[in-house]
RNA sequence: GCCCAUUUAGAACAGUGGUCAGCUCGCUCGUCUCCGGCGUGCUCUGGACAACGAGAAGACGGGGGUUCGAAUCCCCCAAUGGGUG
Numbered sequence: 001g002c003c004c005a006u007u008u009a010g011a012a013c014a015g016u017g018g019u020c021a022g023c024u025c026g027c028u029c030g031u032c033u034c035c036g037g038c039g040u041g042c043u044c045u046g047g048a049c050a051a052c053g054a055g056a057a058g059a060c061g062g063g064g065g066u067u068c069g070a071a072u073c074c075c076c077c078a079a080u081g082g083g084u085g
Stems, first nucleotide, its partner, number of pairs: 001084007010025002013022001018068001027055005033048005038041001061077005
């Protein structure tokens, strides 16, 4: 240099033309449970795993085009990974 793939939330991913762009993990709060503290509180305080419940914020790499409508199709660019001389 050329070819291919990928790019969506803090993370891993789904979504292949029309619904409000979604799931899991994570995060916050609560309940329950457990461990510790002294100031022993029927209702204090520090910490922790799981379960359950509730909640918040947050994303289509950038630009242009096609279309009534684009995360989705087309073009250019960028980044990352792989292949190749």